[in-house]
RNA sequence: CAAGCAGGCCGGGUAGCCGCUCCGAUGUUUUCACACCGGAGAGGAAAGUCCGAACUCCGCCAGGCAGGGUGCUGGGUAACGCCCAGGAGGGGUGACCCUACGGAAAGUGCAACAGAAACAUACCGCCCCUCGCGAGAGGAGCAAGGGUGAAAUGGUGAGGUAAGAGCUCACCGGCGGAAGGGUGACCUUCCGGCCGUGCAAACCCCACCCGGAGCAAGACCUAAUAGGGGGAAAUGGUAUGCCUGGACCGUCCCCGGGUUGGUCGCAUGACCCCGAUGGCAACAUCGGGGCAAGAUGGAUGGCUACCGCCCCGUGAAAGCGGGGUACAGAAUUCGGCUUAUAGGCCUGCUUGGUAU
Repeated sequence: CAAGCAGGCCGGGUAGCCGCUCCGAUGUUUUCACACCGGAGAGGAAAGUCCGAACUCCGCCAGGCAGGGUGCUGGGUAACGCCCAGGAGGGGUGACCCUACGGAAAGUGCAACAGAAACAUACCGCCCCUCGCGAGAGGAGCAAGGGUGAAAUGGUGAGGUAAGAGCUCACCGGCGGAAGGGUGACCUUCCGGCCGUGCAAACCCCACCCGGAGCAAGACCUAAUAGGGGGAAAUGGUAUGCCUGGACCGUCCCCGGGUUGGUCGCAUGACCCCGAUGGCAACAUCGGGGCAAGAUGGAUGGCUACCGCCCCGUGAAAGCGGGGUACAGAAUUCGGCUUAUAGGCCUGCUUGGUAU
């Protein structure tokens, strides 16, 4: 200097004028409301609605079956399908990245076509013996070579053989066993025989987890109406469906009527910032500090000027001129994941080149 990898931050600023919502103080005011002063006012994703919860309501508890979710190990967390640290497999020169990562020896199923043959086999071919002038025919062997295929009697090499084959040997893979290390997933070493594939993101088996609905939840006030009518059941009803046991009691279905007005829920939170200690880390504990929107046809803005950043033109340069300034708007609140993002900055690391 160039190209990469991982992580983090910003994403417009200043001034003036006008306007909007909420909170607090003061004053006026029966109330409604008004004036004035002070303070605050849309994100890193507010998006998606994919997970997990807090909270609210539904008259429950335990067990089993069905159904659904997750799927290497250990830790974190309120919890999770999330995060951290490891293991195995794979990719990359590397920094690093990816994994739908339990089980194929419980069972069932699938692998089209091609190919001789896909739980088993000989199409081409190789070798030996006999007959034959020869082409060729018959017999006995082979699965090493070729072909087909995603996959073909573990792979590579050597020896051996009539030709071959784990037939033998070396290394590697798989399987089984032993010892050691580790909390564990697993790893290392040694031994053995020679070993008939893949798919569970197929059904299935195994381990763990799981009520439903959702702030348009729900509670209250005012007003008015018809708290009206009918039916089922006691062998009834009770939180995904079914069954069993317990505990409890006014349940369930249909028709019809009224209000769509207001108040609360509504923001103090598993909250945010700083420091110390512990931990590789995620994070935990302790101490100190902070309060940061609460709308409801839906506020958080509009205009002007200057500047910042980016791009283009011109110019030796300074400068001048022009254009642009991302993704995008809270609606109960959090912890995550995923997706979108003009441009700029910072930290650490890897590779290559050059110079000293």
Bacterial RNase P class A from Dehalococcoidia bacterium UBA6808, 356 nucleotides, folded computationally. It matches the Rfam family "Bacterial RNase P class A". From the family's description: Ribonuclease P (RNase P) is a ubiquitous endoribonuclease, found in archaea, bacteria and eukarya as well as chloroplasts and mitochondria. By type it is a ribozyme. It was read from a public genome assembly, where an Rfam model found it. Lineage of the source: Bacteria > Bacillati > Chloroflexota > Dehalococcoidia.